[in-house]
RNA sequence: CAGAGUAGAAGAUAAGGCGUUAAGUGCCGUACGGACGGGGAGUUGCCGCGCGGACGAAAAGUUGUCUUGCGGUCUUAUUUUCGCAUCCCGCUG
Numbered sequence: 001c002a003g004a005g006u007a008g009a010a011g012a013u014a015a016g017g018c019g020u021u022a023a024g025u026g027c028c029g030u031a032c033g034g035a036c037g038g039g040g041a042g043u044u045g046c047c048g049c050g051c052g053g054a055c056g057a058a059a060a061g062u063u064g065u066c067u068u069g070c071g072g073u074c075u076u077a078u079u080u081u082c083g084c085a086u087c088c089c090g091c092u093g
Stems, first nucleotide, its partner, number of pairs: 001093003008082010018071003027053004032048003038089004059068003
């Protein structure tokens, strides 16, 4: 000087759920907790969760508790892309 490697994130597809009596998603405020390449540190970033606030929807067929839809819905699997916020050390050449 160059390079490798994680957790994870996003998209697509499939399956199975939840809601459609509106939860969830997304937005704002706040308390607490957690994770973040092999080691250490670690945020104003990320995630979880409690509380508060604002906003807010696609139902239809039908009586089968079913079907078809719908929701910036959840989980899992496959696949693609991205990938330590950052700092120091280490590793490979």